Predicted 3D model of a 71-nucleotide RNA (transfer RNA) from a Candidatus Pacearchaeota archaeon.
The RNAcentral record of the sequence draws on ENA.
Rfam family: tRNA.
Its mean pLDDT, the model's own confidence on a scale to 100, is 83.
NCBI's taxonomy places the organism under Archaea, Nanobdellati, Candidatus Pacearchaeota.
[in-house]
RNA sequence: GGGUGCAUAGUUUAGUGGUAAAAUGGUCGGCUCCAGACCGACAGCUGGGGGUUCGAUUCCUCCUGCGCCCA
Numbered sequence: 001g002g003g004u005g006c007a008u009a010g011u012u013u014a015g016u017g018g019u020a021a022a023a024u025g026g027u028c029g030g031c032u033c034c035a036g037a038c039c040g041a042c043a044g045c046u047g048g049g050g051g052u053u054c055g056a057u058u059c060c061u062c063c064u065g066c067g068c069c070c071a
Stems, first nucleotide, its partner, number of pairs: 001070007010024004018054001026042005047063005
């Protein structure tokens, strides 16, 4: 330099156009003499810009970051 893939909660990952989900972690409560385990509740997320669409995490494009292949 050319090609290709990925970016969703603190972390690891689902979700192929119609109210974003789980595990784990966090906070509060229950249980316990205390803690852990267990049970219940709550908070928290689509990398950034633009486009298509009635509607975009999803489709297109550019940028940024990361990985892989070729030179």